[in-house]
Molecule: transfer RNA
Organism: Clostridiales bacterium
RNA sequence: GGACGUUUAGCUCAGCUGGUAGAGCAUGUGCUUGACGUGCACAGGGUCAGCGGUUCGAGUCCGUUAACGUCCA
Numbered sequence: 001g002g003a004c005g006u007u008u009a010g011c012u013c014a015g016c017u018g019g020u021a022g023a024g025c026a027u028g029u030g031c032u033u034g035a036c037g038u039g040c041a042c043a044g045g046g047u048c049a050g051c052g053g054u055u056c057g058a059g060u061c062c063g064u065u066a067a068c069g070u071c072c073a
Base pairs, nucleotide, nucleotide: 001072002071003070004069005068006067007066010025011024012023013022019056027043028042029041030040031039049065050064051063052062053061
């Protein structure tokens, strides 16, 4: 220098054919316990890496930039 992949909650990751952003763990509160833990219920938490484009509508499609990874030279 070239090709490809990944980027979504604090962490690990889903998200179908473009149509209300989710799960588990973690955190908080309550119940349960003599207490802790376990268990159960509820709740909080998101600029979907950045910018731009297409569209009535973008996490999803297109372009570009960045970070990380793999391969080639």